[in-house]
Molecule: transfer RNA
Organism: Planctomycetota bacterium
RNA sequence: AGGGGCAUGGUGUAAUGGAAACAUGCUUGACUCCAAUUCAAGCGACGAGGGUUCGAUUCCUUCUGCCCCUG
Numbered sequence: 001a002g003g004g005g006c007a008u009g010g011u012g013u014a015a016u017g018g019a020a021a022c023a024u025g026c027u028u029g030a031c032u033c034c035a036a037u038u039c040a041a042g043c044g045a046c047g048a049g050g051g052u053u054c055g056a057u058u059c060c061u062u063c064u065g066c067c068c069c070u071g
Stems, first nucleotide, its partner, number of pairs: 001070007010024004018054001025043006047063005
């Protein structure tokens, strides 16, 4: 310099055009003499800008960060 891949709660992963899900975590409550376990409720996310579309996590494009390949 060129090419390819990835980016979603604190963490690990789903969702491939139509209401963002699950596990874990955290908070509160129940249980317990206390704690743990268990149970219930709640909190919490689509990397940034632009475009296409009635509608974008999803498609296109630019940028940012990380990883891989070629020279």